[in-house]
Molecule: SAM riboswitch aptamer (S box leader)
Formats: sequence, C1' cells, structure tokens
RNA sequence: AAGUUAUCCGGAAGCGGCGAGAGAUUUGGCUCUAUGACCCGCUGGCAACCAUCCCGAGACGACUCGAGAAAAGGUGCCAAAUCCAACCCCGCACGGGGAAAGAUAAAUU
Repeated sequence: AAGUUAUCCGGAAGCGGCGAGAGAUUUGGCUCUAUGACCCGCUGGCAACCAUCCCGAGACGACUCGAGAAAAGGUGCCAAAUCCAACCCCGCACGGGGAAAGAUAAAUU
C1' cells in the first nucleotide's frame, strides 16, 4: 500500500508550549476557537479490537462460536453520531434505513 472481516448515536481532560485557524477530502450547513482552538509534549483517563484468565457449546485436543473477568502488555481514543447533508430507498417534506467515502482494530498478501 491492497483487499477481507468487525466496529463507529456510549465513554474519557488537566497542565505546559505554539499562535490562527480547526472540525479527513469537495460543496453547503452547523459548530469549536485570542476566556488560546487545531497541533505538539507531559501527566491523567476512557474503552476493550488483539494479547491474558475463566465458563459453556461444538465428544476430547487444536480450533471456532458464545457469555464473563481484569486492565500490568500491543494498538486506539478523550467537543458535537464518523458533527450533519450530498448518492439510493421508504411517493415528496419530516423522520428513518442503506450505500459510498473515511477512521480504528485484527489477521493476510
């Protein structure tokens, strides 16, 4: 980097630095931001994908599936649903569902 699978309406901030934009991309909306955002560092925390432990089922093992525990390890995350919409469907609006795109994890090439 590519494809695959799963998840994405819950949760979790202080300090210091910087100094103007930021919320992935385009457009529109909306929001955050000199009461200092975004980003970076430190500390703290959230969560539970992998890893760990335990129970059950698949006769046993391996392995898979399901329920649970814990949080020291590998990641991830800590405004707003992935901030919302755009394309399709539910006749339109409203509201909702899905797709696309994106993010993260895991194993693979």